Overview
Predicted 3D model of a 78-nucleotide RNA (c-di-GMP-I riboswitch aptamer) from Sulfurovum sp. The prediction has a mean pLDDT of 83.
């Protein structure tokens, strides 16, 4: 360098939940807060969830820590 395996190391993300503010909404920030995660780092292509108009299709739009996918990483150990 490449593959494999994995909370061993430095660390690092952070669910439900509260507080505040935005938004029709699903949600989105920010402080708290810690189920738990080797990519719970990115992307949104599939497929599935939701939410708003329509309402047969359809269009916009949310997450994505659900599933695939594609792309970037630390550190060990073979």
């Nucleotide at each position: 360098a490449a593959a494999u395996u994995g909370a061993u190391g430095u660390g690092c993300c952070a669910a439900a939940c509260c507080u505040a503010u935005c938004g029709u909404g699903a949600g989105a920030u920010a402080g708290g807060g810690a189920c738990g995660g080797a990519a719970a780092g990115c992307c949104a292509c599939g497929a599935g969830u939701c939410u708003g108009a329509g309402g047969u299709u359809u269009c916009a739009g949310a997450a994505a820590g659900u599933c695939g996918g594609g792309u970037u990483g630390c550190c060990a150990a073979u």